Overview
This is a predicted structure of a 74-nucleotide RNA (transfer RNA) from Inquilinus sp. It matches the Rfam family "tRNA".
């Protein structure tokens, strides 16, 4: 140095034939229930979709470039 593949909420992901509010389980907050604690219900807060541009009426989603991680060649 080249080529592939990842980057989304704290953490583990789902979503890529471009469509309208961007979710899911864990977590985490405030309640219900318990003497009290777990557990279980119930609402809730949380995101610039890795960064900047670019096409589109519209971009997590097409392209181009950096940035960061994997694996592979040299």
């Nucleotide at each position: 140095g080249c080529g592939c593949c990842c980057g989304u909420a704290g953490c583990u992901c789902a979503g890529u034939u471009g469509g309208a509010u961007a979710g899911a389980g864990c977590g985490c907050a405030g309640g219900a229930u318990u003497c009290c604690u777990a557990a279980u219900c119930c609402u809730g807060a949380g995101g610039u979709c890795g960064c900047a541009g670019g096409u589109u009426c519209g971009a997590a989603u097409c392209c181009u470039g950096c940035c960061g991680g994997g694996c592979g060649c040299g």
The prediction has a mean pLDDT of 82.